[in-house]
Order: sequence, then C1' cells, then structure tokens
RNA sequence: UGCACGGGAGCCCCGGGGAGCCGGGGCUGAGAGGAGGGCGCGUACCGCCCUCGACCGUCGAACCUGAUCCGGGUAAUGCCGGCGCAGGGAGCA
Repeated sequence: UGCACGGGAGCCCCGGGGAGCCGGGGCUGAGAGGAGGGCGCGUACCGCCCUCGACCGUCGAACCUGAUCCGGGUAAUGCCGGCGCAGGGAGCA
C1' cells in the first nucleotide's frame, strides 16, 4: 500500500411536531449514527438487526466482560483514575 477482518457511537439542555420524528446548542472523545432499509413492542417519544460511509483497531488497552464495581469530579455521563503483568479480543499478501 492492497484486500480482508474486529469495534463503538454515551450524557445534558432548548424549540417544533404528536409515534417513537425534525431542527439547534453544551461536555468528553479519533469517532457520539452521515445515507438507506427491516423487525419487535404498541402510545410512547423505545428496543433490536442489515447494507453502505466516516473513525479507531487487528497480538493487543480498538473494543467486550467483571460492572447496577471502587475513588475523585461534574449540570450529567466510562468524564478522569483504579480494577489491569484480570478474563476475552480481529491478518494475510
């Protein structure tokens, strides 16, 4: 570099709408769902899944579990630290 594979998308506020949607703002972060579609539930403003895109990661701190954990801090939150030489975790040319 090419192709392939793994992964997450949280917290808070305002307005509109009246199915779960639309618009805007704030915090941390690489990223806080950009485009399209499906299923469940059934009257709340939810849950789950698929394809593509951006981003991060592929032998290890990407990410998951422990965890409805512990300490600190915040308007609030995995926001920061601990846990962590804990257990898992995705590669070939």
Predicted 3D model of a 93-nucleotide RNA (TPP riboswitch aptamer (THI element)) from Corynebacterium sphenisci DSM 44792.
Its Rfam family is "TPP riboswitch aptamer (THI element)". Rfam links the family to the GO term thiamine pyrophosphate binding.
Lineage of the source: Bacteria > Bacillati > Mycobacteriales > Corynebacteriaceae > Corynebacterium sphenisci.